A computed fold for a 73-nucleotide RNA from Desmophyllum pertusum, annotated as transfer RNA.
It matches the Rfam family "tRNA". Rfam's curators write: Transfer RNA (tRNA) molecules are approximately 80 nucleotides in length. By type it is a transfer RNA.
The sequence is in RNAcentral, with records from ENA and Rfam.
The prediction has a mean pLDDT of 82.
The organism belongs to Desmophyllum, within Eukaryota.
[in-house]
RNA sequence: GUUUCCGUAGUGUAGUGGUUAUCACGUCCGCCUCACACGCGGAAGGUCGCAGGUUCGGUCCCUGCCGGAAACU
Numbered sequence: 001g002u003u004u005c006c007g008u009a010g011u012g013u014a015g016u017g018g019u020u021a022u023c024a025c026g027u028c029c030g031c032c033u034c035a036c037a038c039g040c041g042g043a044a045g046g047u048c049g050c051a052g053g054u055u056c057g058g059u060c061c062c063u064g065c066c067g068g069a070a071a072c073u
Base pairs, nucleotide, nucleotide: 001072002071003070004069005068006067007066010025011024012023018056027043028042029041030040031039049065050064051063052062053061
């Protein structure tokens, strides 16, 4: 330099055009316990990497950029 893939909550992820973006772990609160852990219930936490485009409607499709990985050179 070329090609391909990936980027979603603190971490790891589901979601391939349509309601309030999913689940697990973690965090916080309550119950339980003498207390802690486990368990049960609840809550907070997301500019869906950035910008533009297509569309009635974009996390999803298209283009460019940024970051990461692999292969080739």